RNA sequence: ACAAUGAAGAGUUUGAUCCUGGCUCAGGAUGAACGCUAGCGGCAGGCUUAACACAUGCAAGUUGAGGGGUAACAUAAGGAAGCUUGCUUUCUUGAUGACGACCAGCGAACGGGUGCGUAACACGUAUGGAACCUACCUUAUACAGGGGCAUAGCCCAGAGAAAUCUGGAUUAAUUUCCCAUAACAUCUGAGAGUGGCAUCACUUUUAGAUUAAAGCUUCGGCGGUAUAAGAUGGCCAUGCGGCCCAUUAGUUAGUUGGUGAGGUAACGGCUCACCAAGACCAUGAUGGGUAGGGGUUCUGAGAGGAUUAUCCCCCACACUGGUACUGAGACACGGACCAGACUCCUACGGGAGGCAGCAGUGAGGAAUAUUGCGCAAUGGACGAAAGUCUGACGCAGCCAUGCCGCGUGCAGGAUGACAGCCCUAUGGGUCGUAAACUGCUUUUAUAUGGGAAGAAACCCCUUCACGUGUGAAGGGCUGACGGUACCAUAUGAAUAAGCACCGGCUAACUCCGUGCCAGCAGCCGCGGUAAUACGGAGGGUGCAAGCGUUAUCCGGAUUUAUUGGGUUUAAAGGGUCCGUAGGCGGGUCUUUAAGUCAGUGGUGAAAGCCUGCAGCUCAACUGUAGAACUGCCAUUGAUACUGGAGACCUUGAGUACAGCUGAAGUUGGCGGAAUGUGUCAUGUAGCGGUGAAAUGCAUAGAUAUGACACAGAACACCGAUUGCGAAGGCAGCUAACUAAACUGUAACUGACGCUGAGGGACGAAAGCGUGGGGAGCGAACAGGAUUAGAUACCCUGGUAGUCCACGCCGUAAACGAUGAUCACUCGAUAUUGGCUUUUAGUCAGUGUCCAAGCGAAAGUGUUAAGUGAUCCACCUGGGGAGUACGCUCGCAAGAGUGAAACUCAAAGGAAUUGACGGGGGCCCGCACAAGCGGUGGAGCAUGUGGUUUAAUUCGAUGAUACGCGAGGAACCUUACCAGGGCUUAAAUGUAGAAUGACAGUUGUGGAAACACAUCCUUCUUCGGACAUUCUACAAGGUGCUGCAUGGUUGUCGUCAGCUCGUGCCGUGAGGUGUCGGGUUAAGUCCCAUAACGAGCGCAACCCCUAUCUUUAGUUGCCAGCGGAUAAUGCCGGGGACUCUAAAGAAACUGCCCGUGUAAACGGAGAGGAAGGUGGGGAUGACGUCAAAUCAUCACGGCCCUUACGUCCUGGGCUACACACGUGCUACAAUGGCAGGGACAGUUAGUUGCAAACCUGCGAGGGUGAGCUAAUCUACAAACCCUGUCUCAGUUCGGAUCGGAGUCUGCAACUCGACUCCGUGAAGUUGGAAUCGCUAGUAAUCGGAUAUCAGCCAUGAUCCGGUGAAUACGUUCCCGGGCCUUGUACACACCGCCCGUCAAACCAUGGAAGCUGGGGGUGCCUGAAGUCCGUUACCGCAAGGGACGGCCUAGGGUAAAACUGGUCACUGGGGUUAAGUCGUAACAAGGUAGCCGUACCGGAAGGUGUGGCUGGAAUACCUCCGUU
Repeated sequence: ACAAUGAAGAGUUUGAUCCUGGCUCAGGAUGAACGCUAGCGGCAGGCUUAACACAUGCAAGUUGAGGGGUAACAUAAGGAAGCUUGCUUUCUUGAUGACGACCAGCGAACGGGUGCGUAACACGUAUGGAACCUACCUUAUACAGGGGCAUAGCCCAGAGAAAUCUGGAUUAAUUUCCCAUAACAUCUGAGAGUGGCAUCACUUUUAGAUUAAAGCUUCGGCGGUAUAAGAUGGCCAUGCGGCCCAUUAGUUAGUUGGUGAGGUAACGGCUCACCAAGACCAUGAUGGGUAGGGGUUCUGAGAGGAUUAUCCCCCACACUGGUACUGAGACACGGACCAGACUCCUACGGGAGGCAGCAGUGAGGAAUAUUGCGCAAUGGACGAAAGUCUGACGCAGCCAUGCCGCGUGCAGGAUGACAGCCCUAUGGGUCGUAAACUGCUUUUAUAUGGGAAGAAACCCCUUCACGUGUGAAGGGCUGACGGUACCAUAUGAAUAAGCACCGGCUAACUCCGUGCCAGCAGCCGCGGUAAUACGGAGGGUGCAAGCGUUAUCCGGAUUUAUUGGGUUUAAAGGGUCCGUAGGCGGGUCUUUAAGUCAGUGGUGAAAGCCUGCAGCUCAACUGUAGAACUGCCAUUGAUACUGGAGACCUUGAGUACAGCUGAAGUUGGCGGAAUGUGUCAUGUAGCGGUGAAAUGCAUAGAUAUGACACAGAACACCGAUUGCGAAGGCAGCUAACUAAACUGUAACUGACGCUGAGGGACGAAAGCGUGGGGAGCGAACAGGAUUAGAUACCCUGGUAGUCCACGCCGUAAACGAUGAUCACUCGAUAUUGGCUUUUAGUCAGUGUCCAAGCGAAAGUGUUAAGUGAUCCACCUGGGGAGUACGCUCGCAAGAGUGAAACUCAAAGGAAUUGACGGGGGCCCGCACAAGCGGUGGAGCAUGUGGUUUAAUUCGAUGAUACGCGAGGAACCUUACCAGGGCUUAAAUGUAGAAUGACAGUUGUGGAAACACAUCCUUCUUCGGACAUUCUACAAGGUGCUGCAUGGUUGUCGUCAGCUCGUGCCGUGAGGUGUCGGGUUAAGUCCCAUAACGAGCGCAACCCCUAUCUUUAGUUGCCAGCGGAUAAUGCCGGGGACUCUAAAGAAACUGCCCGUGUAAACGGAGAGGAAGGUGGGGAUGACGUCAAAUCAUCACGGCCCUUACGUCCUGGGCUACACACGUGCUACAAUGGCAGGGACAGUUAGUUGCAAACCUGCGAGGGUGAGCUAAUCUACAAACCCUGUCUCAGUUCGGAUCGGAGUCUGCAACUCGACUCCGUGAAGUUGGAAUCGCUAGUAAUCGGAUAUCAGCCAUGAUCCGGUGAAUACGUUCCCGGGCCUUGUACACACCGCCCGUCAAACCAUGGAAGCUGGGGGUGCCUGAAGUCCGUUACCGCAAGGGACGGCCUAGGGUAAAACUGGUCACUGGGGUUAAGUCGUAACAAGGUAGCCGUACCGGAAGGUGUGGCUGGAAUACCUCCGUU
């Protein structure tokens, strides 16, 4: 440039990802149906089901110009009768117009309907007919003379209910017969020529034979006969094309062919006689199922797929089956005959009928219209014509069934009105310019008026040219639709909007109701109290006189893949080889032209599709012209490639010769070790076996040891990721036989090759048959253990079997999960065999690592899973199921082939991140260990469970509830129970009004709240304040939901982790960083490094504490100086010290030594108050547990409102058979008791702490200084000293109980604490088990505080005093971190998941039997009818009758096959929130799993044997990479 105008995806498997793969959706379409709705018009369409049955009407007649005629009508003529004398009635005459029935001609074989049958030359397409026919029509030629016999009708008679039939007489024709004439027709004989594709065809000469005709007429013509040609229509034959099933593999006797005959329009086994034995088939015969075929139609980018309504062409059929007749044409939809089924009539003797024509009816069904008008147009039949007929056709009616068009108004109009609805609700939003209102228009509607085109012919009239007809021109006649389309005028927004949807896909969101209910759902999925998913509403979205749903087809689906797919692991390579058909095939030359390509011709009907133009106002629709119809046939040419033929070549393949290799195969012989058994011997008490045992063997002498003998099986070392073989598989040595690979030589052949459906051979183990053999091992079995059980794992025995021979079986994870062959495509390295020119090369194998490429990835990578070629096999979601049925094979086991119903929305592959493992490695922690002290036993205290109760309020429940919320329940608290009250009610605020009270005192009733009565009754700066009452508005709820929430908290865990940006890697999830080597308390730091940095955590910064310095000294301190005292910092003073409280310093592996690259570690190092984070506290990453709390508080929603609110009294939260947690006190001498003596820190205090004094045995009481606190107050104890007790239920222990008191408080009964006297329980160190703690720690000792009137405090939180032991170490338990590995887990192992049994439902296999269907075969019978035959009857004859024969529809019968339905019973299968038994699989799943096979067992399953890795861990070997 030319050509082309055409191609979209989404949801759903997962925690997430990529892939495979199915399911589903968005689009278009329909002869549709259903639901809701509906104004109009145009154009189309309208029984898809019962080819089911049909009432009624119509759908095929016409011609009198073929004929005899005259039943009806009319005219004319004549007669008769009546009379209103010009009318009516009646009769005659075919005379005329015409015409019922009849004869005759043509038509009825068209048109119209339907799709039963048919898988076929039925259809489509292309050829052929030299093998044929064709009425009417056209053209051409020729002809039409004479004669005869009948018959219908009419008439007469008869039978019958009817349909109809019979007999007699008579008659016509374009009916029919005979004779004549006749050819270019037909037949026979003879001859010549031309052509062709074989039989043959055509032309021509000659002789002979045979066969025709119809009239009518207005005299123009029409019609008739023969022949030839054409046209039209048909018939026959052939090539090619288009359904499913192989679980249909063999079929066929007129079958296949030949000769002859018959028959036909014609060829032909079409039919018959004879002869031969063929014919079809894996390129799918035969059988079965289904189906009219095509043009087309729908869809699709196309290729395709689906379809056959309307319209057109062809076929088939006409109640079912058969048969022929007539005719040009039929085996005939509205003809005939017969048989059958059905319906109707009947006088019971007989008859009639065929809507799959148009209407219409019933039935069936989800479902499909009027018993309409007209021949005006188009077409058809007949006719000379007028014309008649025409449910063809033209129209109208019904139906939104579809397509197309129009309308339901347009413009303005904001207080953005009212109502509705919604919200974040004093206010907004939406409906919405929508309405109202103003102006405008009039399509449509209604009314009135006008008003077509479709019509031009035929025919009639006139004129003209030929000449009574034809042709032309002019005029006239004809409209079902229809007074329709259309036009005009008037009126007036007037008459006219719905349906579906709104979770995602998919455009469109809120409220209320409901509460896994009701319901929705195309897929995923919604609904269990805040549902954009259910129902309603408001709003919105889409389409619109329609909108949705259902059904079906194509598309999307590259999901059957020609275009355009795959097979290592997702579904899928046959177990292996040989080989038939088939497919494919090396190099050169010549030839051919089948494939292939190009040109041309014919055909490819019309309609349809596409394009241009045109007509209806547009469009749909229609007309016209073109293009296209991708096809088939013929012909001409080209010859690169493929094919055919011929010739040659050597590189593919093979052969020869030589060498070499090996666990290649078969058969025989031989060998040693081990094991077992037997005999003998030695020898004595055990042996054996296991996690531990037992069964078993053994004093009748085992095991052990020695010698000898025997038996069978397997062959250590060599030995190896070695080698050989097609695979399975093959291993001691040796001989024989057999096969093969490789290498070398390049001598021979000359494409001889590759693959391989069917087919054949081989084919581990197990198993089967027959016969041997049998040492060891060892299914089944037995016993012993284990266990909840143990039909197992373990042990002791042990049979088949394992071995041999012969014969079967024919399967395995028969695997490299990778078909065979050929070619090409970077490298490295190891190894086996050979050759050689031997540091090396080369050929053939066997491995590993890698490049490019490929791949979903894992991976593969010259031994491809790369790039190409050829052939074969196989796959198409999971389950059902490798099952059922059928067939083949097998002795059997079983193998091969191999479905469907039903069910699910997944099943699956690879990789990722987690989590988990009765996987591995490393590390940490009071995790274990080493220690100290406890708990678990007792009594008591306290909390919880349980029980009880009117109530025992509520919450917390493994760790992470249980001396927890509660840091303080006698009332109150208090939320619970009983009873009694109140209803704007307790408080507060605002607004208004009123009042001057209210409060308070006293009294009565009462349990109190409360009720009643009484007394007293404001302040003021005059603005008001205060209080009460009333009114209005805001109440209140410890009621529910912590699974609607905020906030707060626990735990993992003070564990070292959790992330991000950019970059890089990966298709991606994701990875890297964060891993590795070290190191650390630490993801702390260092090194290395496709990573470089950063954030939240760690650490540090903050507080306390340990040392020092400085500053400051009061209430603290007191060394020195002074004063005073009985004594004391008591006083003056002082700042030195302690201390107080502010600011600093100090510690950083900084220094030294050693190790180390470094980080860092070690050194009781130095120095230092402190040394490696100095000790402690606060501080809690991302997140987990729907963890806890609606009863601290807050808050959404729901609920109650004379109560679930609120007030009061009493009770309860304190109950008590019991169980658990946490504690206290003890059990004593490291102690108890008595006496004496010493030393803290924190903290608190005016409704308080309280010194001191008095008093009481004491708790306490009384008086009361001081202190609002470094000033005053609040006893420290263990400890030390002395004494006593002397091992006991005690001088231990203190529970319990009795008595007497104190204090607080309105009140200690339920139900307080404390004191004194008396009483004096259990308990003598605590089973299994379990807790805390690593240094100022444990242990032990006391003190303080909060709460608080008091206190059930032995609790909690702090404070100080005294003050240890131990840590070898990380095997184990628990928890945690990192790396790695496996995974079928992801709600994450408290996971997932398998099978039996039990229950319900569903589809299905088998099944005695019962009952259908279609088809075939044999036999019997056999209508109508064609054909054939025949002496007796009829006929002059032709011919007919009658009878017989062949064939056949149908009927009967017999046996068998095929295919359905149903079925007692039975088998497995599937599905189903919470059934039973176990736990087989997934982690090493706790015995690795799986495959084939055999046996066994409730079940998953177990065991034997061989195989596989699609097994973890560990060790070793080998190989590879780096050095």
Predicted 3D model of a 1523-nucleotide RNA (small-subunit ribosomal RNA) from a Flavobacteriales bacterium.
RNAcentral holds the sequence, with entries from ENA and SILVA.
It matches the Rfam family "Bacterial small subunit ribosomal RNA".